[in-house]
RNAcentral holds the sequence, with entries from Rfam.
The RNA shown here (transfer RNA) has 73 nucleotides and comes from Rotaria magnacalcarata.
Its Rfam family is "tRNA". Rfam classes the family as a transfer RNA.
Its mean pLDDT, the model's own confidence on a scale to 100, is 82.
NCBI's taxonomy places the organism under Eukaryota, Opisthokonta, Eumetazoa, Eurotatoria, Rotaria.
């Protein structure tokens, strides 16, 4: 330098054909216990890497840019 994959809450991940973000872990309040853990009930936390564009409407389509990983030279 070229090509490919990937970038979603603190972490891991889902989100078929565009209609507004699911789940697990963790955090936190309560429940239970002599107490801790586990269990059970609840809550907070993401403008979906950035900018622009097409669309009534995008995490998802298009362009450019940035990060990471792999392959080739």
């Nucleotide at each position: 330098a070229g090509c490919a994959a990937u970038g979603u809450g603190g972490c891991g991940c889902a989100g078929a054909a565009g209609g507004u973000a699911a789940c697990g872990c963790g955090u936190u309040g309560g429940u239970c216990u002599c107490a801790u853990a586990a269990u059970c009930c609840g809550a907070a936390g993401g403008u979906c890497g950035g900018u622009a564009g097409a669309u009534c409407g995008a995490a998802a389509c298009u362009a450019c840019c940035c990060g990471u990983u792999g392959c080739u030279a």